[in-house]
């Protein structure tokens, strides 16, 4: 910087990514060089062979060899041999010297003067280096070595013999030491080539080291007190040296909140890594320091050690052995095992650099030089280069045309880095000496020849196609992807990156300002302690002086090299290296400067206080003291209910309630006043009167002279609830009882009730204890109310301090909002927060009588969990308004039969679909075959249908036969067109195949058309403006309307979809026009009839046109839009009807209209034929017809329509039939004929019944259409005459030419309608209302919903899995104390047993000083008891997470249906 919360935004906030690190791992894959670098885990255990030895110029003794000389023997007389002497050499051992405290390894310990800085000193200090002196002269042993003894070994021991530069005396001596001085005391060694080398003593240098002192660097307080040599002082011990360092005494101190003791973790630096830096991690390699060598302990020796490759005990191990004893100690270089995800050769050489030792040659060096092994990290370099288009093949994609791999390839000219081969050959050493190494390099030859792979490709994040799978198999850093079209998953082509690597996967900084010094926050997002008084500590008014601690400057020392940066250099360049600079932001020294903090001094009122006048107050204690009302008792009247509910009921009441009237008693709280009014630090404080008592205000300016703010900690106050003790107890009520209330009702609601509530005293100490705002201070516009004062005035008005609202400007805020009472703008001091959940829970610890309460995690799990404000939507919110919504009224369903669709059943099959509303007289505007898509039989396979190709035919149709249940087979007869005669067209048959074919799935892949909401009045745009943004505004607002319809206001002005309106129709009138329509006058004609002549008035018919538009008039009203009433007017305020359906919504309906992508079948899920079946029947529903009857039915007679259709047709008229119908036949392809009305009216009859209502069923007889009426058609007649007397709950349509109530027509159709789809005839009732159901629109309002209330969501329970607290204990690690036992050792002491050196000596001895042994403190390790921490494990058992659809319930989000929440019981 990005991704991730949400329907979108802004903010909080956490998770993820993109970078760079690496001692590196894994996984693919690997050509060549240089340079580095490689056991991070078991300080786990090692076999094997090197890492430390050197001096004969310190010492003795001396195998062996040589050289010479003597001797003896052998004989080939020159040789061998053997003894022995001299001289070299001089192995292995030994005495000595000097070095084995260095180099090398590794980090277990260690939180420390261990480290790093800077200081200091009471110390030592071999080798070196400088100086001065001195090196005299004696002694007495002992290894080795002989010889003997014990042992398996390892060794040990007796006796003898010997040397020194080994040791021990004298002497002498100083610039040593001791002492206040006399004075005392103390050294030494030689070697040899004669030239050195060596030794002693002192002085002093360099180098090294021991010791002290300041000050830096980790967590933890869930560790809060910790010390008895402890802290200080004297003695005296000890050390190289100060020192409790030790030991006796004495005091009784010494750390600690600036974090003591205590746990837990680690070596430290110098640097590394990453970052703009500040940090922040990290301490491998490389240097510098500490430590530490199998585990403890210990000393010796030495200059130096308590000693890696030296000793001594003790332990664990391992090995050896003759069982008695003995040996080891790779964390040296390699290298084995185990342990791990995991780290190399048991190579070369001392050539160079560095060490030891030696006078030197030299020796010995697993330090060290190289070299193997790993791509383990950096750096460099190569895998060719140039032309090459037919854009080959070949993949691979395709829309089938082509893209694309792609100059990539192949060809065709080249090159030779690297690599092979062959020649030559260093620098490292200027003289000898080269392990590297015949290496690096260079020369010369040959050939494109041997040398590319990982990872990605949904978005961050470069890079996309197509096949395979189908919530499968997989992927995933985070979002997430995968249920039949995956650019996410595998595969493939293709593209991206990087590249001898590539990716993962682990560390760590970055990004994260996500711990915020630099750089964050606390109203609501996580975070202000409930308040307050106050102690350390922080911080602080004005003047002046002085200091110089802080601060600022300079000087100088120091801040190792390596590293980092900048310069030149030197390996072909770079990694790498050398060389020099600059830097090390530090620390100390010191020298100056004072403005400012800070100390001292000395002065001031402006902060704080006090003093002295003054009103206001539910501030607080404590005493008393009133009245209302409630309840209870007593008494009176007085008689049947009272109470209580949304309705009841428990309950009370004739034993007299309730009601009323007196009169008593008893406790609790104090109406009105009362007020966003008052007072208190906050929790609170409310009748009144007295006492005690605290604070603040307000005037004055007498007085003090910063006496101030803040406060970790402490301490004190803290509302209900709730504990203790002892009281009081009216009313009210937890728990509890009942009685509703419900599916339950441990609840809301009713009767009733104990604890509490009240007092006193003691506790608790927490509430949403909120202004969700911490305290003081200053400083920044304003208005406008109100409380207490002050000033002013007669009384106002104004001015002013102090409180307490409200509105509002800058500012400030994510945005609500807040805004002199800041959440403005600054100080200064506390408190707090750091992702949700787990969890304010567990452990521990304080506190409490308990209840608890403070202090407070962690494993695990989740991406995301808040906050504000936005649009929807929603609400058993709330306003306005509308509609056959309800009301008012009229008929109706539901009840019966009987029609039609659905479900259900059933069946071989009952073919599919539609499914609340908006599926059910629906697709079906007509299933007897056909339809038909279903079933059960049979038939074809290029197929019923289309188009390409070959053959054949001359067909094709048709006609008559034959089989078949039929398609179907077979025969037979018949049979083209054009033509330049070469063919051509057409057509049917028959191959072959590519294809057809599919009413098969998916309507959740489509397109197209429908339905709905709904003919509701919406639904959006563009500039602008307002906001950080989603968004808003316009479109809200006052009016009005059938309407977003108009008006008027108004940051909006405009404008589109839709509404109106323009289309159609119908009412009224004119006008044109006059047949098939009409017929007033005029004639003709008839029994009548516009039947004729003729008329063009009228109807009517179909073109034009007119009219109505709130135009007129009255009143409302905002001088508006509008509205009510009137007038004329065929019509009046959208006349009436009708077509017309914004943006959406519903994954809505339709793959079976139709069209179409995947996908599925192919001798079948295609075709094709006859039969069945879609008509079935216990039961349900829906839509409908006819009815139950007199407002009726039957009879008899009589009048009026419209709108349509009519040649495979409508049919008048006439015959026949009781009718259906038949036969016959005019007229009409239509204003011309024909279909063609009923109800009405008129008159009779029936008189309330299962009827002369009702027509279902059922017999029989028939008619018509059809191949064909049996499954399964309509009609007509006789007969039959069933249910049903008007229809529970519920429900439905309708507002006027409607509803109800008659009839007629048409699609379709061969026939078949009670459905549908027009039509006209008669023709009501009620509504001038919006409470309520339902739906619907607009504002606002709440939301924890946005898949949008069919929404979200909460706890038990049961189940699986996972961490995880307690647990009788069981077992480990460490630690503390007491006590026991005590190795080796130093040191005391003893020392009767030994003893060479010096004295002394009668030589026997003594003595001086010592050895061994004995005892003593100390003390590892052990043991024993008893704690502390801390781990692991465990029946059982406690809560929490997590899981798809579980179970009960519905608490929460809306008034969530009982507003919700918080403290406590």
């Nucleotide at each position: 910087g990005a991704g991730u919360u949400u329907g979108a935004u802004c903010c909080u906030g956490g998770c993820u990514c993109a970078g760079g690190u690496u001692g590196a791992a894994c996984g693919c894959u690997g050509g060549c060089g240089g340079u580095g670098c490689g056991u991070u885990u078991a300080a786990u255990a090692c076999a094997u062979g090197c890492a430390a030895g050197u001096c004969g110029a310190a010492c003795g003794a001396g195998a062996u060899c040589a050289u010479u000389g003597a001797a003896g023997a052998g004989u080939u007389u020159a040789c061998u041999u053997u003894u022995u002497a001299a001289u070299g050499u001089g192995a292995c051992a030994g005495u000595g010297g000097c070095g084995g405290a260095c180099g090398a390894g590794c980090g277990a310990g260690u939180a420390a003067c261990a480290c790093g800085u800077a200081a200091g000193u009471a110390g030592c200090u071999g080798c070196c280096u400088u100086g001065u002196a001195c090196u005299c002269a004696g002694g007495g042993a002992u290894a080795a070595c002989u010889a003997g003894u014990c042992g398996a070994a390892a060794g040990a021991u007796u006796a003898g013999c010997u040397a020194a530069u080994a040791c021990c005396g004298g002497a002498u001596g100083g610039u040593c030491c001791c002492g206040a001085a006399a004075g005392g005391g103390u050294a030494a060694a030689g070697a040899u080539u004669u030239a050195u080398c060596g030794g002693u003593a002192c002085a002093a240098g360099a180098g090294g080291u021991g010791c002290u002192u300041g000050c830096g660097g980790c967590c933890u307080a869930u560790c809060a007190g910790c010390u008895u040599g402890u802290u200080g002082g004297u003695g005296a011990g000890g050390u190289a040296a100060a020192g409790g360092c030790u030991u006796a005494c004495c005091a009784a101190g010494g750390c600690u909140a600036u974090g003591a003791c205590g746990g837990g973790u680690a070596u430290c630096u110098g640097g590394u890594g990453u970052g703009a830096g500040a940090g922040c991690a990290c301490g491998a390699c490389c240097a510098g320091a500490c430590g530490c060598g199998a585990u403890g302990g210990g000393a010796c020796u030495g200059a130096g050690a308590c000693a890696c490759g030296g000793c001594c005990c003790a332990u664990a191990c391992u090995c050896c052995u003759a069982c008695g004893g003995g040996a080891g100690g790779c964390a040296g270089c390699a290298g084995u095992g185990a342990g791990g995800a995991a780290u190399c050769u048991u190579c070369c050489g001392c050539a160079a650099u560095g060490g030891a030792c030696g006078a030197a040659a030299g020796u010995c060096u697993g330090a060290c030089g190289c070299a193997g092994c790993a791509a383990c990290g950096c750096c460099g370099c190569g895998u060719g280069g140039g032309u090459g288009a037919u854009g080959a093949a070949g993949g691979u994609c395709u829309u089938c045309g082509g893209a694309u791999u792609g100059u990539a390839a192949a060809g065709c000219c080249c090159u030779g880095u690297c690599u092979u081969c062959g020649a030559g050959g260093a620098c490292g050493a200027u003289a000898a000496u080269g392990a590297c190494g015949g290496u690096a390099c260079u020369c010369g030859a040959g050939g494109a020849g041997g040398a590319a792979g990982c990872c990605a490709c949904g978005g961050c994040u470069a890079a996309c196609u197509a096949c395979g799978u189908g919530c499968c198999a997989g992927c995933a850093g985070c979002c997430g992807c995968g249920g039949u079209a995956a650019u996410a998953c595998g595969u493939a082509g293709g593209u991206g990156g990087c590249a001898a690597g590539c990716g993962u996967u682990g560390u760590c900084c970055g990004g994260a300002u996500u711990u915020a010094c630099u750089g964050g926050g606390c109203g609501u997002a996580a975070a202000g302690a409930g308040u307050g008084u106050g102690u350390a500590g922080g911080c602080g008014g004005a003047u002046a002086a002085u200091u110089a601690a802080g601060u600022c400057a300079g000087a100088u020392g120091u801040g190792a090299a390596a590293g980092c940066c900048c310069a030149a250099g030197g390996c072909u360049c770079a990694a790498c290296c050398u060389u020099g600079g600059a830097a090390u932001u530090g620390c100390a020294u010191u020298u100056g400067a004072u403005a400012c903090u800070g100390g001292u001094u000395a002065u001031c009122u402006a902060g704080a206080g006090u003093g002295c006048a003054g009103g206001a107050g539910a501030g607080g204690a404590g005493a008393g003291u009133g009245g209302a009302a409630u309840u209870c008792c007593u008494a009176g009247u007085g008689u049947a209910g009272c109470g209580g509910u949304g309705a009841a009921a428990u309950g009370c009441g004739u034993a007299g309630a309730g009601a009323u009237u007196a009169g008593g008693a008893a406790g609790a709280a104090c109406a009105c006043c009362a007020g966003u009014g008052g007072c208190g630090a906050a929790g609170g404080c409310g009748a009144c009167u007295c006492u005690c008592u605290g604070g603040a205000c307000u005037g004055u300016a007498a007085c003090u002279g910063a006496c101030g703010c803040u406060g970790a900690g402490a301490c004190a106050c803290g509302a209900a609830a709730g504990c203790g003790u002892g009281g009081g107890g009216a009313g009210c009520a937890a728990a509890c009882a009942g009685g509703a209330u419900u599916a339950g009702a441990u609840a809301c609601c009713c009767u009733g009730g104990u604890a509490g509530u009240c007092c006193a005293c003691g506790c608790c100490g927490u509430a949403a204890a909120c202004g969700a705002u911490g305290a003081a201070u200053a400083c920044u516009a304003g208005g406008u109310g109100u409380c207490g004062g002050g000033g002013g005035u007669c009384g106002a008005a104004c001015c002013u301090c102090g409180g307490u609202g409200c509105c509002g400007c800058a500012g400030c805020u994510a945005a609500c909002g807040c805004a002199u009472u800041a959440a403005g703008u600054a100080u200064u001091c506390c408190g707090c927060c750091u992702g949700g959940g787990g969890a304010g829970u567990a452990c521990g610890g304080u506190c409490g009588c308990a209840a608890g309460a403070c202090u407070a995690a962690a494993a695990c799990u989740c991406a995301a969990a808040g906050g504000a404000a936005u649009u929807g939507a929603c609400g058993g919110g709330g306003g306005c308004c509308c509609g056959c919504a309800c009301a008012a009224g009229c008929g109706g369903u539901g009840g019966a039969g009987c029609a039609u669709g659905u479900g259900g059943u059933u069946u071989a099959a009952u073919u599919c679909g539609a499914a609340g509303c908006a599926a059910c007289g629906c697709g079906a505007a007509g299933a007897a075959c056909c339809u038909u898509a279903c079933c059960a039989a049979a038939u074809c396979u290029u197929g019923a249908c289309a188009u390409c190709c070959c053959a054949a035919u001359g067909a094709c149709c048709g006609g008559c036969a034959u089989u078949u249940a039929a398609u179907u087979u077979u025969g037979c007869c018949u049979u083209u067109u054009c033509u330049u005669c070469g063919g051509a067209a057409u057509a049917u048959u028959g191959g072959u195949g590519a294809c057809a074919g599919g009413u098969g799935g998916u309507g959740c892949a489509u397109g197209g058309u429908u339905g709905u909401c709904g003919u509701c009045a919406g639904c959006u745009c563009g500039u602008g403006u307002c906001g950080u943004g989603a968004g808003a505004u316009g479109u809200u607002g006052g009016g009005u309307u059938a309407a977003g319809u108009c008006c008027c206001g108004c940051a909006a002005c405009g404008a589109g979809c839709g509404c109106a309106a323009c289309c159609c129709u119908u009412a009224u009138c004119g006008u044109u026009a006059g047949u098939u329509g009409c017929c007033a006058g005029c004639a003709c004609g008839u029994a009548a009839u516009g039947g004729u002549g003729g008329g063009a008035a009228c109807u009517c018919u179909a073109g034009c046109g007119a009219g109505a538009c709130u135009g007129c008039c009255c009143g409302g009203g905002u001088u508006a839009a509008c509205c009510g009433g009137g007038a004329g007017g065929a019509a009046g305020g959208c006349g009436g009807g009708g077509a017309u359906g914004a943006c959406g919504u519903c994954a809505a309906g339709u793959c079976c209209u139709c069209a179409u992508g995947g996908c599925c079948c192919u001798u079948a899920u295609g075709u094709c034929c006859a039969g069945g079946g879609c008509u079935a029947c216990a039961c349900a529903c829906g839509u409908g017809c006819u009815a139950c009857a007199a407002u009726g039915g039957u009879a008899a007679g009589u009048a009026c329509a419209g709108a349509g259709g009519g040649c495979a047709g409508c049919a008048a008229g006439c015959c026949g039939g009781c009718a259906a119908c038949g036969g016959u036949u005019a007229g009409c392809a239509a204003a011309u004929c024909c279909c063609u009305a009923a109800a009405g009216c008129u008159u009779a009859u029936c008189u309330c019944a299962g009827u002369c209502c009702g027509g279902a069923u059922u017999g029989g007889a028939g008619u018509c259409u059809g191949c064909a009426a049996c499954u399964c058609g309509a009609c007509u007649c006789c007969a039959u005459g069933a249910a049903g007397u008007u229809g529970g709950a519920a429900u439905c349509g309708c507002u006027a030419g409607u509803a109800a109530u008659c009839g007629c027509g048409g699609a379709u159709c061969a026939g078949c309608a009670u459905g549908c789809c027009g039509c006209g005839g008669u023709g009501a009732a009620u509504a001038u209302g919006u409470u309520c159901c339902c739906g619907g629109g607009c504002c606002u309002u709440g939301u924890a919903c946005a898949c949008a209330c069919c929404g979200c969501c909460c706890g038990u329970c049961a189940c699986a899995c996972c961490a995880u607290g307690a647990g009788a204990g069981u077992u480990g690690a460490u630690u503390a104390u007491a006590c026991c036992c005590g190795a080796c050792g130093u040191c005391g002491u003893u020392g009767g047993g030994c003893c060479a050196a010096c004295c002394c000596u009668u030589c026997g001895g003594g003595g001086a000083g010592g050895c061994a042994g004995g005892c003593g403190c100390c003390u590892a390790a052990g043991g024993u008891a008893u704690g502390g921490u801390u781990g692991a494990u465990a029946a059982u058992u406690g809560g929490g997470g997590u899981g798809a659809a579980g179970u009960c319930g519905u608490a929460a989000c809306a008034a969530g249906g009982u507003a919700a929440c918080c403290g406590u019981a």